[in-house]
RNA sequence: UUGUGCUAGGCGGGGAGUUAGCGGUGCCCUGUACUCGCAAUCCGCUUCAGCGAGGUCAAAUUCCCGUCCUGAGGUCCGAAGGUGCUGGAAUCGACUUUGUCUCUGCAGUGUUUGAGCGCGAUGGUCUCUAUGCGACGGCGUUCAUCUGAACCGGGUCAGGCCAGGAAUGGAGCAGCCCUAAGGAUGUGAUGUCGGGUGCCGUAGAAUCGCCGUCCGUGAGCUGACGAGCAAAGUAUCACCAGAUUUACCUGACGAUCGAAGGCGGGUGCACAA
Numbered sequence: 001u002u003g004u005g006c007u008a009g010g011c012g013g014g015g016a017g018u019u020a021g022c023g024g025u026g027c028c029c030u031g032u033a034c035u036c037g038c039a040a041u042c043c044g045c046u047u048c049a050g051c052g053a054g055g056u057c058a059a060a061u062u063c064c065c066g067u068c069c070u071g072a073g074g075u076c077c078g079a080a081g082g083u084g085c086u087g088g089a090a091u092c093g094a095c096u097u098u099g100u101c102u103c104u105g106c107a108g109u110g111u112u113u114g115a116g117c118g119c120g121a122u123g124g125u126c127u128c129u130a131u132g133c134g135a136c137g138g139c140g141u142u143c144a145u146c147u148g149a150a151c152c153g154g155g156u157c158a159g160g161c162c163a164g165g166a167a168u169g170g171a172g173c174a175g176c177c178c179u180a181a182g183g184a185u186g187u188g189a190u191g192u193c194g195g196g197u198g199c200c201g202u203a204g205a206a207u208c209g210c211c212g213u214c215c216g217u218g219a220g221c222u223g224a225c226g227a228g229c230a231a232a233g234u235a236u237c238a239c240c241a242g243a244u245u246u247a248c249c250u251g252a253c254g255a256u257c258g259a260a261g262g263c264g265g266g267u268g269c270a271c272a273a
Stems, first nucleotide, its partner, number of pairs: 001273006009057003012030004020046005034054005063266004068262003073257004080250004085242004093237001095233005101228003105225001106223004116217003120214006127205006133198002136194007143186005153178004161170003
């Protein structure tokens, strides 16, 4: 130096949490890395700190070490910021409302088919009073129709009853017809009363509020639109002020642990050639 067989050792590690502490199960990171059993009211252990059973690789790309370099990710501290919270209205924004305001905005209308105006005239309407007529409703009278009496209303009265020797006569229930009181109905007639009654009428009053026409004058007038200005208001947003990490979120700097990678170093035994 090579080969064979063994052995130490490896076949994942880390963070937070838990724990007296260590490791594991569960969570997270790394990234590929044997199998089975056990375990959060936990499981197994004790500083060489999972236990038990099996398998496999093996002294190096693989095992061990490092005041070394890079570094995923976690934890601690926490400057600062944001959301949320409290208050404010001389904080001039947004928003809402209003106006004898402005417009060299817009729209409509108007110049003989005449805007606006007039203590102008006239008519109508609106308002009030009285009244007529109509409609509607209530009540009464009358009329018409229908109904209406077990017996104590009428007519006709089967059957039956009574009188009679018989002819015949008598009273009379039911049924049928009718009627009284009463009841019902009616676009009938008539009287009276009522009112959120009427595209209805008459008379009067009041008033120019609205409309039409006429007269006079002769060019503006209107807007629920837009812009501006002014005033007032609201506290949803913006803005301003404040407080608070014992409301929540993000989180610089720093500290700490650190997977993985890089670099460097270290590590056997036996036999044979």
This is a predicted structure of a 273-nucleotide RNA (Bacterial large signal recognition particle RNA) from a Candidatus Sericytochromatia bacterium.
Its Rfam family is "Bacterial large signal recognition particle RNA". About the family: The signal recognition particle (SRP) is a universally conserved ribonucleoprotein involved in the co-translational targeting of proteins to membranes. Gene Ontology terms of the family: SRP-dependent cotranslational protein targeting to membrane, signal sequence recognition and signal recognition particle, plasma membrane targeting.